[in-house]
Context: one part of a larger RNA
Molecule: small-subunit ribosomal RNA, 5' domain
Organism: uncultured Acidobacteriota bacterium
RNA sequence: AACGCUGGCGGCGCGCUUAACACAUGCAAGUCGAGCGAGAAAGGGGAGCAAUCCCUGAGUACAGCGGCGUACGGGUGAGUAACACGUGGGUAAUCUGCCUUUUAGUGGGGAAUAACCCUGGGAAACCGGGGCUAAUACCGCAUAAUCCUGUGAAGGGAAAGCAGCAAUGCGCUGAAAGAGGAGCCCGCGGCCGAUUAGCUAGUUGGUGAGGUAACGGCUCACCAAGGCGGUGAUCGGUAGCCGGCCUGAGAGGGCGGUCGGCCACACUGACACUGACAUACGGGUCAGACUCCUACGGGAGGCAGCAGUCGGGAAUUUUGGGCAAUGGGCGAAAGCCUGACCCAGCAACGCCGCGUGAAGGAUGAAAUCCCUCGGGAUGUAAACUUCGCAAGAACGGGAAGAAUAAGUAAGAGCUAACAUCUCUUAUGAUGACGGUACUGUUUGUAAGCUCCGGCUAACUCCGUGCCAGCAGCCGCGGUAAUACGGGGGGAGCAAGCGUUGUUC
Numbered sequence: 001a002a003c004g005c006u007g008g009c010g011g012c013g014c015g016c017u018u019a020a021c022a023c024a025u026g027c028a029a030g031u032c033g034a035g036c037g038a039g040a041a042a043g044g045g046g047a048g049c050a051a052u053c054c055c056u057g058a059g060u061a062c063a064g065c066g067g068c069g070u071a072c073g074g075g076u077g078a079g080u081a082a083c084a085c086g087u088g089g090g091u092a093a094u095c096u097g098c099c100u101u102u103u104a105g106u107g108g109g110g111a112a113u114a115a116c117c118c119u120g121g122g123a124a125a126c127c128g129g130g131g132c133u134a135a136u137a138c139c140g141c142a143u144a145a146u147c148c149u150g151u152g153a154a155g156g157g158a159a160a161g162c163a164g165c166a167a168u169g170c171g172c173u174g175a176a177a178g179a180g181g182a183g184c185c186c187g188c189g190g191c192c193g194a195u196u197a198g199c200u201a202g203u204u205g206g207u208g209a210g211g212u213a214a215c216g217g218c219u220c221a222c223c224a225a226g227g228c229g230g231u232g233a234u235c236g237g238u239a240g241c242c243g244g245c246c247u248g249a250g251a252g253g254g255c256g257g258u259c260g261g262c263c264a265c266a267c268u269g270a271c272a273c274u275g276a277c278a279u280a281c282g283g284g285u286c287a288g289a290c291u292c293c294u295a296c297g298g299g300a301g302g303c304a305g306c307a308g309u310c311g312g313g314a315a316u317u318u319u320g321g322g323c324a325a326u327g328g329g330c331g332a333a334a335g336c337c338u339g340a341c342c343c344a345g346c347a348a349c350g351c352c353g354c355g356u357g358a359a360g361g362a363u364g365a366a367a368u369c370c371c372u373c374g375g376g377a378u379g380u381a382a383a384c385u386u387c388g389c390a391a392g393a394a395c396g397g398g399a400a401g402a403a404u405a406a407g408u409a410a411g412a413g414c415u416a417a418c419a420u421c422u423c424u425u426a427u428g429a430u431g432a433c434g435g436u437a438c439u440g441u442u443u444g445u446a447a448g449c450u451c452c453g454g455c456u457a458a459c460u461c462c463g464u465g466c467c468a469g470c471a472g473c474c475g476c477g478g479u480a481a482u483a484c485g486g487g488g489g490g491a492g493c494a495a496g497c498g499u500u501g502u503u504c
Base pairs, nucleotide, nucleotide: 001500002499003498004497005496008354009353010352011351012350013349015346016312022309023308025307026306027305030068031067032066035065036064043056044055045054046053047052075265076264077263085189086188087187088186089185090184091183094182095181096180099178100177101176102175103174104173105172106171107141109139110138116131117130118129119128120127121126147156148155149154161170162169163168191237192236193235198228199227200226203225204224205223206222207221208220209219210218240262241261242260243259244255245254246253247252267288268287269286270285271284290301291300292299293298318344320343321342322341326340327338328337329336330335357387358386359385360384367378368377369376370375391445392443393442394441395440396439397438401433407427408426409425410424411423412422413421448493449492450491451490452489453474454473455472459488460487461486462485463484469476470475
């Protein structure tokens, strides 16, 4: 863990081990107007006989171009016996967005395109033609070294603006270094089978070329014939690896669920594009299986994200609340997003703690059971008296978790400056959980399960009669059964107790 019987409370954990089976529905990745162009409507107000127009709503909403993010975070363990992992090294064979430090620069031009307007096709998904326009989108030119190529001569070679009255701030470009991250290579280490003994053709090496951020048969052309193997190659089976967890005096054995690190995968297989990083879970293309829509021409989809459904199974939860905290993305900020996360719900699934009363109370009541009929046992147990109100409930009070942000005030630094900017101090919004924890008053529920022949703590009566049944092993039962079934009594654990499974 499951199952059976039983079940009062709390704290902390933990919950599909099976079908990596299929999935309805909702949510899980956005953000920036301080990069750019465009830009509604409803509603409200006003004018007018009315149509209509003006103001507001509002430079708001919805979109579009552009930037950053979407390679993190979250899930799963299918595959993988491998440099996948662990550990120790190498990289003078490498890359690195954001961040930090240092340094140099940010000049002058151009051509487009979406949105929008007009128009066409289509059932839809969506697609096409014409015209206009902007940018931190795109492209030349200039300039430049400590940068790149080159032995050298020489050649190549960048940028973007926005906010602000300004000061200035945030950006942008080249270069160097750092931090963190990543790629590649190597030594050693950790499964089973020989009823698998031979395996290998880009195979092993070389020369040259291509390719990559980078070494390399990584790929290709040519040349040579090598390379691995009883220290187990190859093949087959099984398996994600580790920190660790369980057990044990240890050595060892078993396991790898939660948490943390690494890897692999994202309906199945293949492929590239974009990008600092992907061959990308909620991006794309092709093929396949499956499901759905269709006007039959063609389209749409991928829960091993969080909940939830069917199915499988002995078996595993809510279609909950909140961004208050921690952390992440974007943003100058306010803030927005965040099923990460924090909480709540369900389940005795586990561990730990607490309670179901305490003390007194004998003619040893009644009742039940046993009996040699004298009595004995349940048993201080109950009743009763005194005390307590503990866990819980109702009604009141009521947290910590919040640190600060914007702003305000003061001080310090910079400064011509009581501007600004930066720093420090004080003040200063915000709580899902939750009217919860805690606390005051009133009240005041709650014990079962297994066993009693020996191992093994605990004995008698009745029923049954090798029957019905028990059983972990030995074994009980055929007419007095401490072993079956029931009663009484007892033993052991206790909100659990047994059984089954699994490991040592």